RNA sequence: ACCUUAUCAAGAGUGGUGGAGGGAACGGCCCUGUGAAGCCCGGCAACCUGCGUCAUGCGCAAGGUGCCAAAUCCGGCGGUGAGACGAAAGAUGAGGC
Numbered sequence: 001a002c003c004u005u006a007u008c009a010a011g012a013g014u015g016g017u018g019g020a021g022g023g024a025a026c027g028g029c030c031c032u033g034u035g036a037a038g039c040c041c042g043g044c045a046a047c048c049u050g051c052g053u054c055a056u057g058c059g060c061a062a063g064g065u066g067c068c069a070a071a072u073c074c075g076g077c078g079g080u081g082a083g084a085c086g087a088a089a090g091a092u093g094a095g096g097c
Stems, first nucleotide, its partner, number of pairs: 002096007013041001015040003021031003026075003042068003047064002049061005072089001077086002
């Protein structure tokens, strides 16, 4: 990189540093010097993991990831009167090759 699979409407800072960008790409629409990204600290969650239990369930912990504006911010394809919804694409975990 690719394949499989689960989840994606909940949750998370009046901190330090840093100085202009950020929200995947595109089209929108937003956030941002009342301070973006990044880094540190802090936090959330509980996929893997550990422990308890007869238990693939449930509970506790939080070692490995992940995450901390807006539904995955919205849209593009299908569907409908319009929707809902589904798909695609993407993100994250676990497994495979």
This is a predicted structure of a 97-nucleotide RNA (SAM riboswitch aptamer (S box leader)). Rfam family: SAM riboswitch aptamer (S box leader). About the family: The SAM riboswitch is found upstream of a number of genes which code for proteins involved in methionine or cysteine biosynthesis in Gram-positive bacteria.